[in-house]
Context: one part of a larger RNA
RNA sequence: CAGCGAGUUACUGGUCACGUGCAGCUUAAGGCCCUCAGGGCCGGAGGCAGAGCGAAAGCGAGUCUGAAUAGGGCGACCAGGUACGUGGCCGUAGACCCGAAGCCGUGGCGAUCUACCCUUGAGCAGGUUGAAGCCGCCGUAACAGGCGGUGGAGGACCGAACCGUUGUGGGUUGAAAACCGCUCGGAUGACUUGAGGGUAGGGGUGAAAGGCCAAUCAAGCUCGGAGAUAGCUGGUUCUCCCCGAAACAUAUUUAGGUAUGGCCUCAGGAAAUGAGUCCGCAGGAGGUAGAGCACUGAAUGGGUCCGGGAGCCGAAUAGGCUCACCUCCCCCAAUCAAACUCCGAAUUCCUGUGCGAUGCUGCCUGGGAGACAGUCGUUGAGCGAUAAUGUCCAACGGCGAGAGGGAAAGAACCCAGAUCUACCGCUAAGGCCCCGGAGUGGCGGCUGAGUGUAGCGAAGGAUGUGAUCUUGCUGAGACAACUGGGAGGUUGGCUUAGAAGCAGCCAUUCCUUUAAAGAGUGCGUAAUAGCUCACCAGUCCAGCGAGGUCGCGCCGAGAAUGGUCGGGACUAAGCCGCCCGCCGAAGCGUAGGAUUCGACGUGGUCUUCGGACCGCGUCGUCUGGUAGGGGAGCGUUCCGGGAGCGAUGAAGCGGGGGCGGAAGCCUUCCCGUGGAGCGACCGGAAGUGAGGAUGCUGCGAC
Numbered sequence: 001c002a003g004c005g006a007g008u009u010a011c012u013g014g015u016c017a018c019g020u021g022c023a024g025c026u027u028a029a030g031g032c033c034c035u036c037a038g039g040g041c042c043g044g045a046g047g048c049a050g051a052g053c054g055a056a057a058g059c060g061a062g063u064c065u066g067a068a069u070a071g072g073g074c075g076a077c078c079a080g081g082u083a084c085g086u087g088g089c090c091g092u093a094g095a096c097c098c099g100a101a102g103c104c105g106u107g108g109c110g111a112u113c114u115a116c117c118c119u120u121g122a123g124c125a126g127g128u129u130g131a132a133g134c135c136g137c138c139g140u141a142a143c144a145g146g147c148g149g150u151g152g153a154g155g156a157c158c159g160a161a162c163c164g165u166u167g168u169g170g171g172u173u174g175a176a177a178a179c180c181g182c183u184c185g186g187a188u189g190a191c192u193u194g195a196g197g198g199u200a201g202g203g204g205u206g207a208a209a210g211g212c213c214a215a216u217c218a219a220g221c222u223c224g225g226a227g228a229u230a231g232c233u234g235g236u237u238c239u240c241c242c243c244g245a246a247a248c249a250u251a252u253u254u255a256g257g258u259a260u261g262g263c264c265u266c267a268g269g270a271a272a273u274g275a276g277u278c279c280g281c282a283g284g285a286g287g288u289a290g291a292g293c294a295c296u297g298a299a300u301g302g303g304u305c306c307g308g309g310a311g312c313c314g315a316a317u318a319g320g321c322u323c324a325c326c327u328c329c330c331c332c333a334a335u336c337a338a339a340c341u342c343c344g345a346a347u348u349c350c351u352g353u354g355c356g357a358u359g360c361u362g363c364c365u366g367g368g369a370g371a372c373a374g375u376c377g378u379u380g381a382g383c384g385a386u387a388a389u390g391u392c393c394a395a396c397g398g399c400g401a402g403a404g405g406g407a408a409a410g411a412a413c414c415c416a417g418a419u420c421u422a423c424c425g426c427u428a429a430g431g432c433c434c435c436g437g438a439g440u441g442g443c444g445g446c447u448g449a450g451u452g453u454a455g456c457g458a459a460g461g462a463u464g465u466g467a468u469c470u471u472g473c474u475g476a477g478a479c480a481a482c483u484g485g486g487a488g489g490u491u492g493g494c495u496u497a498g499a500a501g502c503a504g505c506c507a508u509u510c511c512u513u514u515a516a517a518g519a520g521u522g523c524g525u526a527a528u529a530g531c532u533c534a535c536c537a538g539u540c541c542a543g544c545g546a547g548g549u550c551g552c553g554c555c556g557a558g559a560a561u562g563g564u565c566g567g568g569a570c571u572a573a574g575c576c577g578c579c580c581g582c583c584g585a586a587g588c589g590u591a592g593g594a595u596u597c598g599a600c601g602u603g604g605u606c607u608u609c610g611g612a613c614c615g616c617g618u619c620g621u622c623u624g625g626u627a628g629g630g631g632a633g634c635g636u637u638c639c640g641g642g643a644g645c646g647a648u649g650a651a652g653c654g655g656g657g658g659c660g661g662a663a664g665c666c667u668u669c670c671c672g673u674g675g676a677g678c679g680a681c682c683g684g685a686a687g688u689g690a691g692g693a694u695g696c697u698g699c700g701a702c
Base pairs, nucleotide, nucleotide: 001698002697003696004695009093010092011091013090014089015088016087017086018085019084020083021082022081024048025047026046030042031041032040033039034038052059053058062074063073064072065071096235097234099232103225104224105223107222108221109220115199116198117197118196119195120194121193122192123191124189126158127157128156129154133150134149135148136147137146138145162186163185164184167182168181169180170179201217203213204212205211238633239632240631241630242629243628248261249260250259251258252257263370264368265367266366267365268364269363274360276358277357278356279354280353281352282351283350284349285348290343291341292340296337297336298335300333301332302331303330307326308325309323310322311321312320313319374399375398376397377396378395379394380393382391383390404415405414406413419593420592421591422590424589425588426587430583431582432581433568434567435566439580441579442578443577444576445575446574452570453569460555461554464552465551466550467549468548469547470546471545472544473543481539482538483537484536485535487512488511489510492506493505494504518533522531523530594623597620598619599618600617601616602615603614604613605612606611634689636686637685638684639683640682641681644678645677652673653672654671655670656669657666658665659664
């Protein structure tokens, strides 16, 4: 790349719709006839309907229950079926296709690999050690024993062949589906090996590893049951039009499956003074937010005081007095609560109503589904850590199944719901210096940090700066600076080695001279000394301090390859406020076309005359879409009917041209190739449409 490749077929099966026949319907097997893969005529056996109720006897438009002539259940009435055909879905069958691992067989093939066994053969260089026995000598009362020889034992020793495979390197699409190099174990033995033979699948064999039984072993291989089963994964083939979900509840050996309901679709129907939704009005339900402390609890201080406790008097377990102890109730003040409430919203919900809005959305019956893994955002809660793209509920919105514009990029955020065409217009969010469409627009402030210009930043700190408020000092001279003073009793007392303003302790820290000067603010000395401050005067001459609130800035500010406002860059092209203009989407408008539904008009066919169906025109309306429902078509192969075309060239193939809303079409549009069939139109039947299944088969290329 080509071909093949997946909802089929059967059942007098079930159910629903449509069509046709009959009004009760209908035959089955079988038979007869004919123009014989078929058709016609018989055939009423049987089936469905025609009456139900009851477990049944049974009764019957009723019946069952029941004591019941009660109530209730199921029926009757209003309202009919049946046969065949076609279609939707379901059932039983492999039942849309492919796919296991496995299970079973008194089916079969395997021990040429390998395990063990049997029979019969074969092999083991060389070297070492030197058991028993024996001999001699010594020795013993005799034995025993010792020494020297001889001898040649051993799952003995070293080490080739042979058998094995310890460690390591290589190899790992290998030279090899277990190898190569070095190293290593056994090597007269439970050794190795040739040939022949035996044991067979829940069986063998096993010095036992679930090892081995032909590169396969927790049960070999092959054939069969067999299309095992697969709530699982993958795949499932042409077009256009209309509508369009769900990821919830309940149940489940249930949780990734399924059933019923909710949600989607199609057909029929009821209602039309109508159901639904919204809005207004009226009535009602409720206990949340908030708040409160009246209950239930929690919890703080004070008052008062029952009671308890302690102390004292007392002989006393009578009694009395006192208390900085505890404390019920009560009072004052101030609190807290999902499982507290004397209270109590907003929103929501229910009912009624309407010259209201909307415009078929609501309801009933039946056919067909899909879905029952959801997800993010905002709001209100639980769990968690007032963590998580966390988890679990509720309400709403989106995505899912939603394109377009904005947010640099982006399922979910902001704007906005795509029928088609337009080299037309207006706007939304968001933008308007350049990249980039549109303002280097206007006015007034703020920021100087590149703060900022579409991620965020705390506690805390600071004479940043703007605005505003409160307050103090000040021409009787403030604040800052400079000059001078800053004293005496007294070295206050105590302490201490010393303590003199300045280690420490104490003290109505006092008095005096003064313009002012602390029994002393800090530095300093061993202690003094010395420097300085508070405080005062002079010089100078105009504002100088303290505190609060608001705006914009600063620090606080840390992550690993080179940085970022999308970038360039910007002192506005940053921030705040006001204003005008413009850009900007598939939104809206304009013009034209198509479609759905409805209304009106009109033509045709049928008619039980009510109407039904088909077509045309006008107007209005509609047309995002996954799973899914419904509708209408295109094409392929074959068959029946039936115009026709073809060697003056059929099909097929290549190129061009034309038509249709798409699938597609143009037998007789043109050219070429090809060389014998093709086929309008009307119907019928299906092995009927390919890009996917790590699909299957074949060919080619690299």